Record summary
The RNA shown here (c-di-GMP-I riboswitch aptamer) has 81 nucleotides and comes from a Planctomycetota bacterium. The model forms 91% of the base pairs in the Rfam consensus. The organism belongs to Planctomycetota, within Bacteria. Model confidence (mean pLDDT): 78 of 100.
[in-house]
RNA sequence: UGAUCCGGUGGGCAAACCAUCCGUAAGGGUGGGACGCAAAGCGUUGAGUCCGUUGCGGAGGCGGAUGGUCGCGCUGCACGA
Numbered sequence: 001u002g003a004u005c006c007g008g009u010g011g012g013c014a015a016a017c018c019a020u021c022c023g024u025a026a027g028g029g030u031g032g033g034a035c036g037c038a039a040a041g042c043g044u045u046g047a048g049u050c051c052g053u054u055g056c057g058g059a060g061g062c063g064g065a066u067g068g069u070c071g072c073g074c075u076g077c078a079c080g081a
Base pairs, nucleotide, nucleotide: 012037013036017032018031019030020029021028022027035068041074042073043072046070047069048066049065050064051063052062053061054060
């Protein structure tokens, strides 16, 4: 230095809140910050919730948001057998 075997981890994301920017709003981006998450990685033609608009109002319609509300689909890491 190489091969085999064994062992172990090494890490990732980022709630509330604060600053700033975008948006009528729900909410989102960036930075700080950690409540948590083994899919809290990706994806809104299912459902729920929220916002706008229509409707006297309600129901409903139309548009938007939420993937850290859930379902579903796709993909990834580790340990053990």